Model confidence (mean pLDDT): 87 of 100. This is a predicted structure of a 351-nucleotide part of an RNA (small-subunit ribosomal RNA, central domain) from an uncultured organism. Rfam family: Bacterial small subunit ribosomal RNA. Gene Ontology terms of the family: ribosome and structural constituent of ribosome.
[in-house]
Context: one part of a larger RNA
RNA sequence: CUGGGCGUAAAGCGUGUGUAGGCGGCCAAGUGUGUCAGGUGUGAAAGCCUGCUGCUCAACAGUAGAAUUGCGCCUGAAACUACUUGGCUGGAGACUCGGAGGGGUGAGUGGAAUUCCUGGUGUAGCGGUGAAAUGCGUAGAUCUCAGGAGGAACACCAAUGGCGAAUGCAGCUCACUGGACGAGUUCUGACGCUCAGACACGAAAGCGUGGGGAGCGAACGGGAUUAGAUACGCCCUGUAGUCCACGCCGUCAACGUUGCACACUAGCUUUCGGGGGCUUCGACCCCAUCGGAGGCCAAGCUAACGCGAUAAGUGUGCCGCCUGAGGACUACGGCCGCAAGGCUACGACUC
Numbered sequence: 001c002u003g004g005g006c007g008u009a010a011a012g013c014g015u016g017u018g019u020a021g022g023c024g025g026c027c028a029a030g031u032g033u034g035u036c037a038g039g040u041g042u043g044a045a046a047g048c049c050u051g052c053u054g055c056u057c058a059a060c061a062g063u064a065g066a067a068u069u070g071c072g073c074c075u076g077a078a079a080c081u082a083c084u085u086g087g088c089u090g091g092a093g094a095c096u097c098g099g100a101g102g103g104g105u106g107a108g109u110g111g112a113a114u115u116c117c118u119g120g121u122g123u124a125g126c127g128g129u130g131a132a133a134u135g136c137g138u139a140g141a142u143c144u145c146a147g148g149a150g151g152a153a154c155a156c157c158a159a160u161g162g163c164g165a166a167u168g169c170a171g172c173u174c175a176c177u178g179g180a181c182g183a184g185u186u187c188u189g190a191c192g193c194u195c196a197g198a199c200a201c202g203a204a205a206g207c208g209u210g211g212g213g214a215g216c217g218a219a220c221g222g223g224a225u226u227a228g229a230u231a232c233g234c235c236c237u238g239u240a241g242u243c244c245a246c247g248c249c250g251u252c253a254a255c256g257u258u259g260c261a262c263a264c265u266a267g268c269u270u271u272c273g274g275g276g277g278c279u280u281c282g283a284c285c286c287c288a289u290c291g292g293a294g295g296c297c298a299a300g301c302u303a304a305c306g307c308g309a310u311a312a313g314u315g316u317g318c319c320g321c322c323u324g325a326g327g328a329c330u331a332c333g334g335c336c337g338c339a340a341g342g343c344u345a346c347g348a349c350u351c
Base pairs, nucleotide, nucleotide: 003323004322005321006320007305008304012319014201015200016199017198021194022193023192025088026087027086028085029084030083031082034080035077036076037075038074039073040072041071042070049065050064051063052062053061054060091191092188093187094186095184096183097182098181103177104176105175106174107173108172109171110154115149116148117147118146119145120144125136126135162169163168206248207247208246209245210244211243215242216241221236222235223234259318260317261316262315263314264313267296268295269294270293271292272291273290274289276287277286300307301306324351325350326349333344334343335342336341
């Protein structure tokens, strides 16, 4: 001396459920697994280390000891750990009541707008741009009125707001359904935390089968721009797609670039949900409180930026991950996939 780290330098799995495993609240008794003490046996020799000795010294050698941190057995200790038994309620869960919410699934339904169709009115332009042109229009467009069809998305409310594990979720109504929160403190009695594998969920794009197709719109075509313009940005069209059902895919700047749980550690302020106190008893204000979402900060931390009770502070438990840059979100192999590809993941070589 016996790693250091993971917000931005390499590093938190996209998210959850949970198996093995690891870790685990308070009290008492017992046992004596780990643990500790003493004893004893063993731990070959050589070597290492120490004392002494022999070659003139040394290397080397001889001799005595120590060491051999281990293991077995015997005796003992019982705080901690473990196990067994009994008990407890603070962790966890259940129960009752209550309010909040774009949480999820299915069905139904509404209005505005775009487009198209039919008819009326009406006449020469419309549209588009930086300017134009392609395009549309005397076979009557644009504008305007009435009626109809169809698809997709839900203005205002709307928030710096809410819900959800994450992805994500928004017109309205109904049905079914998950979770969180508050109040009560009736019950169970550690039933807990984390989680390798595993399983489930997982934006967009993409894929398969069938449907649908208003608007938008990769690709394609055309008009412009330009020296050219196989482009950016612009215009006119426009197929996949975007939408629905079922089945795949399994990725992302899946980001708070910050794993989960628990405890502790000054304050100020905004906001959402709940109950309580005070009260000209009022949905106001004020006071304290539980749960969430934000801002500013003490201490502390940090390379700095910053974080700061929603920690990146102080601690504990468990998991995942990193180990110079490129090669390489790669090759090979394996597994998965219809494919696209995904997951796992190296070396040579260069610096």